[in-house]
RNA sequence: CCGUGCUAGGCGGGGAGCUAGCGGUGCCCUUGACCCGCAAUCCGCUAUAGCGGGGCUGAAUUCCCACCCUAGGGGCGGGCCUGCGGGGCCAGUGGCCUUGCCAGGCGGCGUUGAAGGCCAGGUCCUGCGCAAUGGAACAUCGUGAACCCCGUCAGGUCCGGAAGGAAGCAGCGGUAAGCGAUCUCUUUCAUGUGCCGCAGGGCGGCCUGGCUGGAGCCGCCUGCCUGGCGCACGCCCGGAAGCCUUGUCUCGACGGUGGGUGCACGG
Numbered sequence: 001c002c003g004u005g006c007u008a009g010g011c012g013g014g015g016a017g018c019u020a021g022c023g024g025u026g027c028c029c030u031u032g033a034c035c036c037g038c039a040a041u042c043c044g045c046u047a048u049a050g051c052g053g054g055g056c057u058g059a060a061u062u063c064c065c066a067c068c069c070u071a072g073g074g075g076c077g078g079g080c081c082u083g084c085g086g087g088g089c090c091a092g093u094g095g096c097c098u099u100g101c102c103a104g105g106c107g108g109c110g111u112u113g114a115a116g117g118c119c120a121g122g123u124c125c126u127g128c129g130c131a132a133u134g135g136a137a138c139a140u141c142g143u144g145a146a147c148c149c150c151g152u153c154a155g156g157u158c159c160g161g162a163a164g165g166a167a168g169c170a171g172c173g174g175u176a177a178g179c180g181a182u183c184u185c186u187u188u189c190a191u192g193u194g195c196c197g198c199a200g201g202g203c204g205g206c207c208u209g210g211c212u213g214g215a216g217c218c219g220c221c222u223g224c225c226u227g228g229c230g231c232a233c234g235c236c237c238g239g240a241a242g243c244c245u246u247g248u249c250u251c252g253a254c255g256g257u258g259g260g261u262g263c264a265c266g267g
Stems, first nucleotide, its partner, number of pairs: 001267006009057003012030004020046005034054005063260006072251005077245004082240001084238004089234001092233003095229003100224001102223008116212008124201006130194002132191006139182005149174004157166003
């Protein structure tokens, strides 16, 4: 160096997720890729980290390592759209309210007299009066004192020889304060009273009437204008779902480059 037979290895890998961790089943990516059984209320393992069985290949196109490239996944950041929360703005678009020697439309009143002007009265205030109502007083009537009010005082009592006299209960009559009723008249006080009267004030507005005047006056709607309201959109900030990302970090299939890796026998 050649040939034969073997062995290690290989016959897919990766991302996210799950997990203490690893791998697999399930999802996704990858010019593609032996077979059977197991597995998400999971399955098998433990740093040599799927297990069990079978088959093929096998020392290099195929196995192992490093680097490059990048499909794709993930984290962060950025952007877009939809809906949400908070904030401020009447400058923007709508909405609502308001203002006007403004414009237009509709309707009503008005030559049986509009607006405006003048006068008077009322409405308002003060004082006085009248009336009404209520209270009190006066007045009238009734009632009204065991004794400390009056008159008359039976009986009884007292003084006196007698004549006579004295005090006096009950009863009867009367009266004071008080109480009750009436209150026509009189006096006085009061008032959430009055289509009431007189005088004065005030006269801005409104109402009524008269005179003058000689054609306007009023209401509604729309537009415009003045001012307001943050009600909706819009504006600013925040975060959520979805989508995009030429940014950054990380993992990284496929592919490329370089290197590395046996045993036995025979010639």

A computed fold for a 267-nucleotide RNA from an Actinomycetota bacterium, annotated as Bacterial large signal recognition particle RNA. Its Rfam family is "Bacterial large signal recognition particle RNA". Rfam links the family to the GO terms SRP-dependent cotranslational protein targeting to membrane, signal sequence recognition and signal recognition particle, plasma membrane targeting.